[in-house]
């Protein structure tokens, strides 16, 4: 410096324009147990930054940031 991908809770990971953003692992406190572990309840935690389009953006579009490929 050119092209191309990606970015959602502590970690994985869905939504394809519209209900409170699901789930799974982890955590927390309760059950449960002599205990601890596993169980089972519940609760906490997230959409990179800005801007545009739309009544309505996690979805579209532009810019910037951050990380990965190809190229020179």
């Nucleotide at each position: 410096g050119g092209c191309c991908c990606a970015g959602u809770g502590g970690u994985c990971a869905a939504a394809a324009g519209g209900u409170u953003a699901a789930g799974a692992c982890g955590u927390g406190u309760c059950u449960c147990u002599u205990u601890c572990a596993a169980u089972g309840a519940c609760a906490a935690a997230a959409u990179g930054g800005g801007g545009a389009u739309u009544c309505g953006a996690u979805u579209u579009c532009c810019c910037c940031c951050u990380g990965g490929g190809c190229u020179a």
This is a predicted structure of a 72-nucleotide RNA (transfer RNA) from a Rickettsiales bacterium. The coordinates come from a structure-prediction model, not an experiment, and the mean pLDDT is 83. The RNAcentral record of the sequence draws on ENA. It matches the Rfam family "tRNA".